[in-house]
RNA sequence: GGGCGGGUAGCUCAGUGGAAGAGCGCUUCUCUUACACAGAAGAGGUCGUAGGUUCAAGUCCUACCCCGCCCA
Numbered sequence: 001g002g003g004c005g006g007g008u009a010g011c012u013c014a015g016u017g018g019a020a021g022a023g024c025g026c027u028u029c030u031c032u033u034a035c036a037c038a039g040a041a042g043a044g045g046u047c048g049u050a051g052g053u054u055c056a057a058g059u060c061c062u063a064c065c066c067c068g069c070c071c072a
Stems, first nucleotide, its partner, number of pairs: 001071007010024004018055001026042005048064005
């Protein structure tokens, strides 16, 4: 330098162009003498950055940034 994969909640990851989710974690409540377990409720997201297409973009297109692998 070229090619491929990935970047979404604190962590691991889903997500057919049409209301951003799950598990774990965190907070509160119930339960318990208390803790744990269990149950219920809740908080937490500029979806890597900037543009473009579209009535509408996490999703499609372009460039760039970061991580990993391969080729040279």
About this RNA:
Transfer RNA from a Minisyncoccota bacterium, 72 nucleotides, folded computationally. The organism belongs to Minisyncoccota, within Bacteria. It matches the Rfam family "tRNA". Gene Ontology term of the family: triplet codon-amino acid adaptor activity. Rfam classes the family as a transfer RNA. Rfam describes the family as follows. Transfer RNA (tRNA) molecules are approximately 80 nucleotides in length.